Annotation
A computed fold for a 73-nucleotide RNA from a Candidatus Undinarchaeales archaeon, annotated as transfer RNA.
RNA sequence: GGGCCCGUGGUCUAGUGGCUAUGACGUCUCCUUUACACGGAGAAGAUCGUCGGUUCAACUCCGACCGGGCCCA
Numbered sequence: 001g002g003g004c005c006c007g008u009g010g011u012c013u014a015g016u017g018g019c020u021a022u023g024a025c026g027u028c029u030c031c032u033u034u035a036c037a038c039g040g041a042g043a044a045g046a047u048c049g050u051c052g053g054u055u056c057a058a059c060u061c062c063g064a065c066c067g068g069g070c071c072c073a
Stems, first nucleotide, its partner, number of pairs: 001072007010025003018056001027043005049065005
């Protein structure tokens, strides 16, 4: 230098055009316990990497850029 893949709560992850973005772990509160752990109930937490484009409508499609990974040279 060229090609391909990925970027979504603190971490991992589902979602591939249409209502309020899914779940697990973690965090917080309550119940339970003498207490802790386990268990049960509930809550908070994401402007979906950035900027633009297409569309009535974009996490999703297109382009550029940023970051990470793999391959070729």
NCBI's taxonomy places the organism under Archaea, Nanobdellati, Candidatus Undinarchaeota, Candidatus Undinarchaeia, Candidatus Undinarchaeales. Its Rfam family is "tRNA". It is annotated as a transfer RNA.